[in-house]
Context: one part of a larger RNA
RNA sequence: GGUGGCAGGUGGAUGCCUCGGCAGGGGGAGGCGAUGAAGGGCGUGAUAAGCUGCGAUAAGCCUGGGGGAGCCGCAUAUGGGCUGUGAUCCCAGGAUGCCCGAAUGGGGAAACCUGGCCUGCUGACGAGGCAGGUCAUCACUUGGGGAAGGGUUGAACCCCGAGUACCCAGGUGGGGCGAAACCCGGGGAAGUGAAACAUCUCAGUACCCGGAGGAAAAGAAAGAGACAUCGAUUCCCUCAGUAGCGGCGAGCGAAAGGGGAACAGCCUAAACCACUGCCGUGUAAAAGCCCGUGGGCGUUGCGGCAGUGGGGUAGUGGGGGUAAGACGGAGAGGGCCACGGACCUCUCGGGGAGUUACAAAACCAUGCCUUAGCCGAACCACCUGGGAAGGUGGGCCAUAGAGGGUGAUAGCCCCGUAGGCGAAAAGGCAUGGUCUCCCUGGUCUUACUUCCCGAGUACCUCGGGGCACGUGGAACCCUGAGGGAAUCUGGGCGGACCACCGCCUAAGGCUAAAUACUACCCCCUGACCGAUAGUGAACUAAGUACCGUGAGGGAAAGGUGAAAAGAACCCCGGGAAGGGGAGUGAAAUAGAACCUGAAACCUGCCACUU
Numbered sequence: 001g002g003u004g005g006c007a008g009g010u011g012g013a014u015g016c017c018u019c020g021g022c023a024g025g026g027g028g029a030g031g032c033g034a035u036g037a038a039g040g041g042c043g044u045g046a047u048a049a050g051c052u053g054c055g056a057u058a059a060g061c062c063u064g065g066g067g068g069a070g071c072c073g074c075a076u077a078u079g080g081g082c083u084g085u086g087a088u089c090c091c092a093g094g095a096u097g098c099c100c101g102a103a104u105g106g107g108g109a110a111a112c113c114u115g116g117c118c119u120g121c122u123g124a125c126g127a128g129g130c131a132g133g134u135c136a137u138c139a140c141u142u143g144g145g146g147a148a149g150g151g152u153u154g155a156a157c158c159c160c161g162a163g164u165a166c167c168c169a170g171g172u173g174g175g176g177c178g179a180a181a182c183c184c185g186g187g188g189a190a191g192u193g194a195a196a197c198a199u200c201u202c203a204g205u206a207c208c209c210g211g212a213g214g215a216a217a218a219g220a221a222a223g224a225g226a227c228a229u230c231g232a233u234u235c236c237c238u239c240a241g242u243a244g245c246g247g248c249g250a251g252c253g254a255a256a257g258g259g260g261a262a263c264a265g266c267c268u269a270a271a272c273c274a275c276u277g278c279c280g281u282g283u284a285a286a287a288g289c290c291c292g293u294g295g296g297c298g299u300u301g302c303g304g305c306a307g308u309g310g311g312g313u314a315g316u317g318g319g320g321g322u323a324a325g326a327c328g329g330a331g332a333g334g335g336c337c338a339c340g341g342a343c344c345u346c347u348c349g350g351g352g353a354g355u356u357a358c359a360a361a362a363c364c365a366u367g368c369c370u371u372a373g374c375c376g377a378a379c380c381a382c383c384u385g386g387g388a389a390g391g392u393g394g395g396c397c398a399u400a401g402a403g404g405g406u407g408a409u410a411g412c413c414c415c416g417u418a419g420g421c422g423a424a425a426a427g428g429c430a431u432g433g434u435c436u437c438c439c440u441g442g443u444c445u446u447a448c449u450u451c452c453c454g455a456g457u458a459c460c461u462c463g464g465g466g467c468a469c470g471u472g473g474a475a476c477c478c479u480g481a482g483g484g485a486a487u488c489u490g491g492g493c494g495g496a497c498c499a500c501c502g503c504c505u506a507a508g509g510c511u512a513a514a515u516a517c518u519a520c521c522c523c524c525u526g527a528c529c530g531a532u533a534g535u536g537a538a539c540u541a542a543g544u545a546c547c548g549u550g551a552g553g554g555a556a557a558g559g560u561g562a563a564a565a566g567a568a569c570c571c572c573g574g575g576a577a578g579g580g581g582a583g584u585g586a587a588a589u590a591g592a593a594c595c596u597g598a599a600a601c602c603u604g605c606c607a608c609u610u
Stems, first nucleotide, its partner, number of pairs: 001609009015595001016559002020529002022526007029518002031177002039100003042055003046078002050074002061094006070082003105114003115135008137174009149160003182213001183211005193200001197247001223230002234261005244252002265510003268454001272310010288297002290341006315488001317453003320449008329348006349440006362434010373421003379394005395412002397401001403415003459483008469495001490505005546553002566594001569581004
């Protein structure tokens, strides 16, 4: 020096554990914000650095409810307090809520600086100081004020512009945040694939912008189809990798039909009628005042525009107007008057419907649910042991033998579990009522009708886009440019186009459910992880420390013991370092650098060997 053994040190693998994660299922909820949000800054405790809570009323204040013996957060200390006159704690409602932040009086390098007006307090009714309120912008709306320019004219009045722009005041609303989710719209790549690459693909994806909701979007056929029909939309399975499209390459890729989920249909525009407003026009008596007769009135009329109300909504076309016919509860009122007729309105009675669309709000009652809670069966002994839940013996409960804890493995010790009960307050849902609306006459039939049925639209051409469809024979849908209709004998469509045949009614709007998602809350589950795993994060400070000018990047770090019983006292020592005794404990080689404690590495001793 090497090898081996033993005993240690170092180190923190392994095993075991888990207040933490991951994935999924079910239910709830799906928003917050100028009444100032989300998120922060700074404060706030007797002592207080961090976290949590809270806001100058500051780990809290008030009220109601629950609960019942301890309490003053994590947090274990000292001091001092509170509490059966019911605290702490939990739930509901309320109060307070500094400064920043959409941030909004103005400014600003966020948490700071600095104003106007009104009111109050102090001061002296002043100056000054303090406190409360108010003052941003945009849109819409109400009221007040109110242009430019043009036409005409010689010039004006006047008319149009226009009661518009703009100004002032009031009212209502918006703004921002949130889940890196879901939805709709406006824009919109490239890496890639095609074994290169340009059409094509990736892909209308990623990404950016705008908008909304708990869902969104779509939606009641100008549809789909095929000679038969179906009957709004959405979603799933299938049809089908089919028909097709395609440098016919790579690739892209339907629909009808069938089977399911869920089901729901409506409102307007116009014709026509009435009223109101404005404009034009009109006459000395007529058109007019619902009709007939008699009287009376007299710019009432007519035309246009606008508004309101009625009417009306369809594709076996529908509606309007006129005429005729069929069908009816009562009463009152109305028009210039009387009578008769017709019409309109109201009331009672009768009938119907309703707040998710079809018109729209509120309140009450009841029930259920949510936000605290409550009741809740049944076991003892002996043995081993530090400890019994283990073993042995004998019992018991069970609508409860899910699970967790307790000094080892507990149905019967504790919390729970099955089952049952519970709300003053707030919220949600359902039902009923109050209530609201509609009908009560319009409806139907027939005939006629020069009425209406959504316009820069349909349609056509050109340029594009979307459709599974790349210009193709390219229909269909959308529209940038140009041209530019009709109203049912009208129009669109059925994959060029034409005919026949058939389908459907565009150019206005609303609409639940079935569907998508999960930041958040509750419950449950796992051939998911178990501290180099599982979230980046199980942990007195994790999106922390730390790095970066910044956008941003981003850790490490769990375990004494059943219980602190956390080692009084003595000794060595410079000693609050470390250690030796003593003591606690089942164990101290469980001593806080604390469960187990592998290996590398280091030390001591022994053996063998060179």